[in-house]
RNA sequence: UGCCUUAUAGUUUAAUGGCAGAACACUUGACUUUGAUUCAAGUAGUAAAGGUUCGAAUCCUUUUAAGGCAA
Numbered sequence: 001u002g003c004c005u006u007a008u009a010g011u012u013u014a015a016u017g018g019c020a021g022a023a024c025a026c027u028u029g030a031c032u033u034u035g036a037u038u039c040a041a042g043u044a045g046u047a048a049a050g051g052u053u054c055g056a057a058u059c060c061u062u063u064u065a066a067g068g069c070a071a
Base pairs, nucleotide, nucleotide: 001070002069003068004067005066006065007064010024011023012022013021018054026042027041028040029039030038047063048062049061050060051059
């Protein structure tokens, strides 16, 4: 310098263009003498900007970050 891949909740991971879901974690309550376990409820998310579309996490363009390949 060129090319490719990836970016979703605090972490990990789903989602044919059509309600963003789950697990762990965290908070509250129940249970327990206390803690752990268990049960119930709750908080929290699509890297940024623009475009296409009735509708974008998903498609297109540019950028940012990380990783890989070639020289």